[in-house]
Context: one part of a larger RNA
C1' cells in the first nucleotide's frame, strides 16, 4: 500500500449488481422439496352430468410402465490413478435418443384390488374365495446374437484382433387408440454418459528407517461389464524403501483468486468440472445405471409413541428452532420465463430455477443543492488587546435549479411459442414460414406533471514516520502508544476548545495474507 464469505465502534439518504454460519458433518418442532401415465389394466370408494338398476366425464386406493442413480446439499473422510494433464482399451457397459436391417403366431397358470372372516393400542399382519393386463410362464418361427468345430484373408502389441464361408446347437414379443399414428422383440451402427489401466504432477515431519503372508510373482479356476490376488486351491519366495517406504500429522483436488514490475508467496467463499460423504458402522435387493440424502436389511448411539407385547424416526434439499460462536438472512410468492419427469396431447409435479424480503457485508452510480453575495455582521476562538487575526463568501439576504425522495397520470420488454390451423418443400410425417392460449415479478422499471432547499453528514487524525497547531485544563496523576516515546508546573505527544488535515455513506479498530 492492496485484499477479505469478515467481526467490533461511531455514524448513516437513495439506487444497481454480486454475497450473506468460515464455528457443532451439533441436535432437530413445523410445513414443503419426486412424482407422473385412464392412449397398459381389471375396476368404481369418493365427485359432477344425464334420458338415473344404468351410461357419461372423471378418477381415490390397486396391479403394471417411466423415473426416483438427474436436479438440490455438504466438506467429514481422501496424501489417493482422488484430482490436473496426456495416452492406451486388440480388457469394457451404455436405458431414453438417432439411422439401418428383420420381426411382431399360438397357448397358459396365477396375483392384487373387489368381496368374506380374523389378530393387534397402533404400526401392521393372516386365512378363504374371485378376477385382469403392455404383470408372469411355455411351444413356435429366427440371425450378422451367442456356443462348438473346420477352413480362409490381413493386421498388429505377447496374449490376440480382424475379413469371409460351412456344419451343428441355444435364444424373442405386446398390445392400445378418437385408425392420423404409437408401442414391443432381436440385430448391426452412431451418439451421449460412464467404467479400467498407465507416464508425468500432487503439503509438512527421520526427535518417524526399515515395512509387508494375499504379501510380490506363477498354473488352474470363480467372479465381474471388462482386466486384474478382485477372491480361492497349488507352487515359488518374492515385493517396496534414503530418487524417503512405513509411520505421524495436516488437506478434498482443479479450472480460478489476492498480492506482486516480474520470478513468486499465499487462498481454494460465491461460479464451473471432477471427487467423496448423507446420524455412525456394514450388507446387499432391484435396475441400463447405486451398493441409493428424502430406498431395504442388520448392527450401534441418541429421540418419540405405546395398551409393555411392541413400534416409529433421520433438514450436510429449501424455510425455520436450540446450542456453539466475535458473527452470516424469510417457517415470502410463483411455475410466467429457462431446465428437468412422467405423458400422444392437454396437462400434473418441480424449495430446481426464476422473483420478492432482510443485512452498508462488498463494488459501482447518484444525492444531501448551484450563482451572486463584505458593514469582511453577530457570536466563539486566539491576541502584542480603544485595535488585529481567525472562523469566512462561510452565515444572513438576493437569483436559480428540482436529480434522488414525496404526491399524481400513463405505463412497460422480458413471450419465445404449446395445442391447433393455414400455406409451401419432399413426400405421407418430417421440415420451413404465417396465424395462434399464456407475465409471478407489477402497476414494478420507467415517462410525464406538480410542490418546494424543501427530506438527507460524519468518522478518523494533527510530536515524527505522516498531510493537518494554538490555548485552558491535568502534573510521572490521569491517561496515551503500531515504533521510537509523551506525562514530574508554561505538555503542538494526556482531557477539552478553537482552528486545520485526510476519508467520506461511509470512516476508524481487530484479525487474516500478500
Nucleotide at each position: 500500500g492492496g485484499a477479505u464469505g469478515a467481526a467490533c465502534g461511531c455514524u448513516a439518504g437513495c439506487g444497481a449488481c454480486a454475497g450473506g454460519c468460515c464455528u457443532a458433518a451439533c441436535a432437530c418442532a413445523u410445513g414443503c422439496a419426486a412424482g407422473u401415465c385412464g392412449a397398459g389394466c381389471g375396476g368404481c370408494a369418493g365427485c359432477a352430468c344425464c334420458u338415473c338398476g344404468g351410461g357419461u366425464g372423471g378418477c381415490g386406493a390397486g396391479c403394471g410402465g417411466c423415473g426416483c442413480a438427474c436436479g438440490g446439499g455438504u466438506g467429514a473422510g481422501u496424501a489417493a490413478c482422488g484430482c490436473g494433464u496426456a495416452u492406451g482399451u486388440a480388457a469394457c457397459c451404455u436405458g431414453c435418443c438417432c439411422a439401418u436391417g428383420a420381426g411382431u403366431g399360438g397357448g397358459g397358470g396365477a396375483u392384487a384390488g373387489c368381496c368374506c372372516g380374523g389378530u393387534g393400542a397402533a404400526a401392521a399382519c393372516c386365512g378363504g374365495a374371485u378376477u385382469a393386463a403392455u404383470a408372469c410362464c411355455c411351444c413356435a418361427u429366427g440371425a450378422u446374437a451367442c456356443c462348438a468345430u473346420u477352413a480362409u484373408c490381413u493386421g498388429a502389441c505377447a496374449u490376440c484382433a480382424u475379413u469371409c464361408a460351412a456344419u451343428g446347437g441355444u435364444u424373442a414379443a405386446a398390445g392400445a387408440u378418437u385408425c392420423a399414428u404409437u408401442g414391443c422383440u432381436c440385430a448391426u451402427g452412431g451418439a451421449u454418459g460412464g467404467a479400467c489401466a498407465u507416464g508425468c504432477g500432487u503439503u509438512g515431519g527421520a526427535u518417524u528407517a526399515g515395512c509387508u503372508a494375499g504379501u510380490c510373482g506363477g498354473c488352474g479356476g470363480g467372479g465381474c461389464a471388462a482386466c486384474g490376488g478382485c477372491c480361492c486351491a497349488c507352487c515359488g519366495a518374492g515385493g517396496c524403501u534414503a530418487c524417503g517406504a512405513u509411520c505421524c500429522a495436516u488437506a478434498g483436488g482443479g479450472g480460478u483468486u489476492c498480492u506482486g514490475a516480474g520470478a513468486g508467496g499465499a487462498a481454494g467463499g460465491u461460479c464451473c468440472c471432477c471427487c467423496a460423504c448423507a446420524u455412525u458402522g456394514g450388507u446387499a435387493c432391484u435396475g441400463a445405471g447405486a451398493c441409493a440424502c428424502g430406498g431395504a436389511c442388520c448392527a450401534a448411539a441418541c429421540u418419540c409413541c405405546u395398551a409393555c407385547g411392541g413400534g416409529a424416526g433421520g433438514c450436510a434439499g429449501c424455510a425455520g428452532u436450540g446450542a456453539g460462536g466475535a458473527a452470516u438472512g424469510u417457517u415470502g410468492g410463483u411455475c410466467a420465463a429457462u431446465g428437468g419427469g412422467c405423458g400422444g396431447a392437454a396437462g400434473c409435479c418441480u424449495g430446481a430455477a426464476c422473483c420478492a424480503g432482510c443485512c452498508a457485508a462488498g463494488u459501482c452510480g447518484c444525492g444531501u443543492g448551484a450563482a451572486g453575495g463584505a458593514u469582511g455582521a453577530a457570536g466563539g476562538c486566539a491576541u502584542u488587546a480603544u485595535g488585529u487575526g481567525u472562523u469566512g463568501u462561510a452565515a444572513a439576504c438576493u437569483u436559480c435549479u428540482u436529480u434522488a425522495g414525496c404526491u399524481g397520470u400513463g405505463g412497460a420488454g422480458a413471450a419465445a411459442u404449446a395445442a391447433g390451423g393455414u400455406g409451401g418443400u419432399c413426400g405421407u410425417g418430417a421440415c420451413c414460414a404465417c396465424c395462434g392460449a399464456u407475465g409471478c415479478u407489477a402497476g414494478u422499471a420507467c415517462a410525464c406533471a406538480g410542490a418546494g432547499a424543501a427530506u438527507a453528514a460524519g468518522g478518523a487524525u494533527c510530536g515524527g514516520c505522516c498531510a493537518a497547531c494554538u490555548c485552558c485544563g491535568u502534573g510521572c496523576c490521569a491517561g496515551c502508544a503500531g515504533c521510537c516515546g509523551c506525562g514530574g508546573u508554561a505538555a503542538u505527544a494526556c482531557g477539552g476548545a478553537g482552528g486545520a488535515u485526510c476519508c467520506g455513506a461511509g470512516c476508524g479498530u481487530u484479525a487474516u495474507c500478500c